[in-house]
RNA sequence: AAGCGACAAAGGCAAACCCGUUGAAAGACGGGGACGCAAAGCUCCAGGGCUACCGCUCCGCACGAAGGUGUGCGGGCUAUGCCGGCUGAGCUACCGAA
Numbered sequence: 001a002a003g004c005g006a007c008a009a010a011g012g013c014a015a016a017c018c019c020g021u022u023g024a025a026a027g028a029c030g031g032g033g034a035c036g037c038a039a040a041g042c043u044c045c046a047g048g049g050c051u052a053c054c055g056c057u058c059c060g061c062a063c064g065a066a067g068g069u070g071u072g073c074g075g076g077c078u079a080u081g082c083c084g085g086c087u088g089a090g091c092u093a094c095c096g097a098a
Base pairs, nucleotide, nucleotide: 004096005095012037013036017032018031019030020029021028022027035085041091042090043089045088046087047086048083049082050081055077056076057075058074059072060071061070062069063068
């Protein structure tokens, strides 16, 4: 140094929940708060998961001669949105017992 991870030392981060802000939502940010974390530091590259504004389609209702148009906290599909505290991968990092 790398690997490894102690009933070690110095510290660090911050789940759920509550309040506020923001967003269509998932979520994010700030404050409080600690379930936990040896990378729970950083990065959407791969996989996986979450949401569905827009878009497509179906259904109901209304209008229309029809093609269609409008509308519904309606159903389905869909990521360009989100999750790094889901896994992997990449980069960086404190300490030094076994």